[in-house]
The prediction has a mean pLDDT of 82. Predicted 3D model of a 520-nucleotide part of an RNA (small-subunit ribosomal RNA, 5' domain) from an uncultured bacterium. It matches the Rfam family "Bacterial small subunit ribosomal RNA". The full RNA is in RNAcentral, with records from ENA and SILVA.
Context: one part of a larger RNA
RNA sequence: GGAUGAACGCUGGCGGCGUGCAUAACACAUUCAAGUCGAACGAAGCACUUUGGCGGAACCUUCGGGGGAAGCCGAUUUGACUUAGUGGCGGACGGGUGAGUAACGCGUGAGCAACCUUCCUGCUUGUGAGGGAUAACACAGGGAAACUUGUGCUAAUACCGCAUGACGCAUGAUUGUCGCAUGACAGAUAUGCCAAAGAUUGAUUGCAGGCAGAUGGGCUCGCGUCUGAUUAGAUAGUUGGCAGGGUAACGGCCUACCAAGUCGACGAUCAGUAGCCGGACUGAGAGGUUGAACGGCCACAUUGGAACUGAGAUACGGUCCAGACUCCUACGGGAGGCAGCAGUGGGGAAUAUUGGGCAAUGGGCGAAAGCCUGACCCAGCGACGCCGCGUGAGGGAAGAAGGUCUUCGGAUUGUAAACCUCUUUCAGCAAGGAAGGAGAAAGUGACGGUACUUGCAGAAGAAGCCACGGCUAACUACGUGCCAGCAGCCGCGGUAAUACGUAGGUGGCGAGCGUUAUCC
Numbered sequence: 001g002g003a004u005g006a007a008c009g010c011u012g013g014c015g016g017c018g019u020g021c022a023u024a025a026c027a028c029a030u031u032c033a034a035g036u037c038g039a040a041c042g043a044a045g046c047a048c049u050u051u052g053g054c055g056g057a058a059c060c061u062u063c064g065g066g067g068g069a070a071g072c073c074g075a076u077u078u079g080a081c082u083u084a085g086u087g088g089c090g091g092a093c094g095g096g097u098g099a100g101u102a103a104c105g106c107g108u109g110a111g112c113a114a115c116c117u118u119c120c121u122g123c124u125u126g127u128g129a130g131g132g133a134u135a136a137c138a139c140a141g142g143g144a145a146a147c148u149u150g151u152g153c154u155a156a157u158a159c160c161g162c163a164u165g166a167c168g169c170a171u172g173a174u175u176g177u178c179g180c181a182u183g184a185c186a187g188a189u190a191u192g193c194c195a196a197a198g199a200u201u202g203a204u205u206g207c208a209g210g211c212a213g214a215u216g217g218g219c220u221c222g223c224g225u226c227u228g229a230u231u232a233g234a235u236a237g238u239u240g241g242c243a244g245g246g247u248a249a250c251g252g253c254c255u256a257c258c259a260a261g262u263c264g265a266c267g268a269u270c271a272g273u274a275g276c277c278g279g280a281c282u283g284a285g286a287g288g289u290u291g292a293a294c295g296g297c298c299a300c301a302u303u304g305g306a307a308c309u310g311a312g313a314u315a316c317g318g319u320c321c322a323g324a325c326u327c328c329u330a331c332g333g334g335a336g337g338c339a340g341c342a343g344u345g346g347g348g349a350a351u352a353u354u355g356g357g358c359a360a361u362g363g364g365c366g367a368a369a370g371c372c373u374g375a376c377c378c379a380g381c382g383a384c385g386c387c388g389c390g391u392g393a394g395g396g397a398a399g400a401a402g403g404u405c406u407u408c409g410g411a412u413u414g415u416a417a418a419c420c421u422c423u424u425u426c427a428g429c430a431a432g433g434a435a436g437g438a439g440a441a442a443g444u445g446a447c448g449g450u451a452c453u454u455g456c457a458g459a460a461g462a463a464g465c466c467a468c469g470g471c472u473a474a475c476u477a478c479g480u481g482c483c484a485g486c487a488g489c490c491g492c493g494g495u496a497a498u499a500c501g502u503a504g505g506u507g508g509c510g511a512g513c514g515u516u517a518u519c520c
Stems, first nucleotide, its partner, number of pairs: 001520004006516005013389006019382002021347001026345003030342001032340001035089003040086002043083003046079002050075005059066002096300003105225008115217002120213008128162001130160002137152006168193005174187005198205002226272003233263003238260004243255003275297004279290004302323005325336004353379001355378003361375001362373004392422004402413004426461001428456005437447001464509005469490003475504005485492002
């Protein structure tokens, strides 16, 4: 000198774009953050159409009756209606944090002839015929609650057999081609095995098998990846083999048996520290430091453990068990998890609103309309950073007054002010008020009455901070008297201090200026 997710002191006009718990992965009140589909299903409710029964008002009456409304019950039709439940898809994405991890975790380059892939795309084949249940519901209970038990009824794209089924899978023998090896691919062949679901507004759309693609993942390997030897030996599923199990898949991944190996001064093991990278800062570069924001990967979700479901999890807002903590309780038992967005307490030098909107982008569900979306888009707060603008412009010497210094002559502040002539950016008030973000048409704007335009008034509302001995640009007076104090280094201060304090003046930067911390 540059830089910062900064903090502190003094000061502070406006706008744009960014950015904001680095500390306690401490504890959390409250709202919201993941739902959706009635075009899968039964049921309940609501509204409606038609109709049957009961019912009997107004009105007419020759008082005999006629007439038929409201309402109630039942059946029936329809619904862009509502939804607790069954069912489907999604809750494995998106969002947060960096505790752990020195590791195939990450980066980079390869490999899988050892693998999986919902949704999506292309091609192809099929969608036949049946069955038994169960929620909801009704009834009867238990419990303070959370919730739960029994009996009975019912539906499905829920569940289960049967049929069909090969270019699929498994096994056996076989031919050809190819590969770095185990082997792979293709053809023909025998045996065995396996599927499905319907809905509708009749346009469609689902469902099942197979092949291929795309996307996303899993696994393996080469190389690279901090410090310590005041850590020198470490290791028994350990290293390898055979057999089996398990997995989507290879593998001590697991089990039994056999052998005694394997790693290590090219630093094993142990200990400490740490998420890694693209990048960022600095530097002429080499390099050094760093990993906030944005993007990729990984890990975690109160602590530890476990599996279930599923294409995918060993699952932040799922389940179970154990621990700690908090809450409710009728003491028998239950409920909870902000490292999601806001917000609270605490810690700290220190870090924001319990805001608006789904208008855009994107995501989930749905045929769609649409619903949901604290992702996201915006607004609010903070000079935290970067950038831009303003705090007036021109003229103006009686060189005014005042201040300061003085050799008392004057010098300086200083064209500075006053005064004259102008201007009105920004802020303020009033009126108008968007384009664009909005797509082939229509509709749709949170931002926002925002930006912007016009008008009005008046220089009006807007300057500080640090320094002035040398390094280092900038000097005098007074006070103080080794005191009070200053200080980055050298060093100042003990009676004439350009170094302390104040004043005037000057220098530097300027809505900032200094200080502290850290890196180069």